[in-house]
Context: one part of a larger RNA
This record gives sequence, C1' cells and structure tokens, in this order.
RNA sequence: UUCAAGUGUCUGAGAGGAAGGAUCUUUUAGUACGAGAGGAACAAAGGUUCGUGGCCACUGGUCAAUCGGUUGUCUGACAAGGCAGGCCGAGCAGCUACGCCAUAAACGAUAAGAGCUGAAAGCAUCUAAGCUCGAAGCGUGCCUCAAAAUGAGACACAACAGGCGCUCGAAAAAGACGAGGUUGAUAGGAGCGGUGUGUAAGCAUAAAGGUUUACGAUAUGUUCAGCAUGCGCUUACUAAUAGC
Repeated sequence: UUCAAGUGUCUGAGAGGAAGGAUCUUUUAGUACGAGAGGAACAAAGGUUCGUGGCCACUGGUCAAUCGGUUGUCUGACAAGGCAGGCCGAGCAGCUACGCCAUAAACGAUAAGAGCUGAAAGCAUCUAAGCUCGAAGCGUGCCUCAAAAUGAGACACAACAGGCGCUCGAAAAAGACGAGGUUGAUAGGAGCGGUGUGUAAGCAUAAAGGUUUACGAUAUGUUCAGCAUGCGCUUACUAAUAGC
C1' cells in the first nucleotide's frame, strides 16, 4: 500500500547472468578451380576441451551409522563390554568428482559495408524523400529475482484466516520453508522386504602339543548364521492430548 485490512493463484514494468567460448573430424569432395602439381567453400552431422548450472541410477571417493578381525589394559574367569575415535578389512543412506545430464536454433533494429529506385544537377549518383540486405556486437529468445511498479496491478473464493504449543522433515545458524495433527502413517515401536558385514553364543566332533590325567590355539557342523539398519512397504501398539 491494496480504503477496511483475508487466503490462494498469477501478470511482469524493472533488475541481475558471460552462460557461453574455443577447436577437431566426417559428408559436401578428390567436387568447384587448375595444364598439372595440388585443392576449397556454402550447408549439414558428430565429437573434444575450458567455463556455467544441476543430479547421484552407474563408476570412484568418503562414510565418528554399522559389521568383522586383532593389540594393550580393566570389569575374578567364560560370554558380553568400557578406554586408547588403538590398528586394520569392508561398508548402505547422505555428501561428493574422477561419474552423469543440460548448456540452441531463430527473430527484430542496426555498424562498417553491399545495393535498388531516385532527384537537387534532363546525365550520373546507395540519399536528399523512399526501399532491400548486412556482425561473435545491441534488443528479444534462455535462467533467477520481481506489485515499494507510490502508476502500489489482475483473477478466484468468501467468512474465515494466521500464530503459539504438539509429532516431525531429503528444510534449517536464529527466524524461515515443508509434512502431519486421530476423518491420522507425522515420528517412535513391531512385522515383512531390501541393504551391510561375513558364519554369533552355546553344544557336539576333530586337533599340534602335553602326558597319568587335566588343559588345549585352531578347524568343522548346527549356520548365507548372528548383529545392525538415517531405506521401502504394512500395521494405530505409543505419542501428536488438553489448550492459548
């Protein structure tokens, strides 16, 4: 400010951007041209590189979620753990580049320049009137902001609407933004799936060594186990109550 104040959806005056730059190859074409030797272009297509914007399905990195191995020490021993982010091997999501995607054409008015018609000046002349072209440049086109554009805009709806508090978030410094709020999958839990690690504890068997025994690293089976899960789906079990 909207002249009675709302909510939602828009328009776009104006502002910002460099969002593009360079280069190669192929076709044109062994063509035009040229005695030959040589050897183009208009136009079209496909790449490369630098810059810019975005994204994470793939590849790579990271991963103080997580899983496993192992050292020292402590919890009397086993099991399970604490501390040294101990060291090491993997690692989803997320974040990322070394990965992926996009980065026009065209139009308008012009500059130098090229012209048409054409007088002044019976000729000539692109210019004086008039007209046609012509650049990586200018204005559009593309992206972002934008009605405080005081010229304060438009449309729809109508008596609602907004905030706090509450459950949260691929949103976040605080505000803000977005989802939900029982007429509910918003978060937690649970179930299933996917994913990660790599085969748990206990028990049984084997076992170098030791020997009278005891003990016994380790291996095999039970066991693609056990554990974990910032992911997907399902499910109101818990909390989104009450209220201001």